Source information:
c-di-GMP-I riboswitch aptamer from Deinococcus rhizophilus, 79 nucleotides, folded computationally. The sequence was found by an Rfam model in a public genome assembly. Model confidence (mean pLDDT): 86 of 100. The organism belongs to Deinococcus, within Bacteria.

RNA sequence: UCUCGACAAAGGCAAACCCUCCGUGAGGGGGGGACGCAAAGCCACGGGACUUCUUCACGAAGUCAGCCGGGCCUCCGAA
Numbered sequence: 001u002c003u004c005g006a007c008a009a010a011g012g013c014a015a016a017c018c019c020u021c022c023g024u025g026a027g028g029g030g031g032g033g034a035c036g037c038a039a040a041g042c043c044a045c046g047g048g049a050c051u052u053c054u055u056c057a058c059g060a061a062g063u064c065a066g067c068c069g070g071g072c073c074u075c076c077g078a079a
Stems, first nucleotide, its partner, number of pairs: 004077002012037002017032006035066001041072003045069003048064006
């Protein structure tokens, strides 16, 4: 350095659900809360799922990074 990932250490994130705000919606921000996570950090590039609109499909505009790939960055160090 790479691979790998401990019943390791120190920290980190936060599903469902509840409150509140934003959005037509998928969903998102904040607070509470923890099912889980070694990238559950970031990026809609490929696939996928979902929403809205419409002239209804080889369409348009969006959402999801905690669905799978890919790219970038990255804490710790037992075997």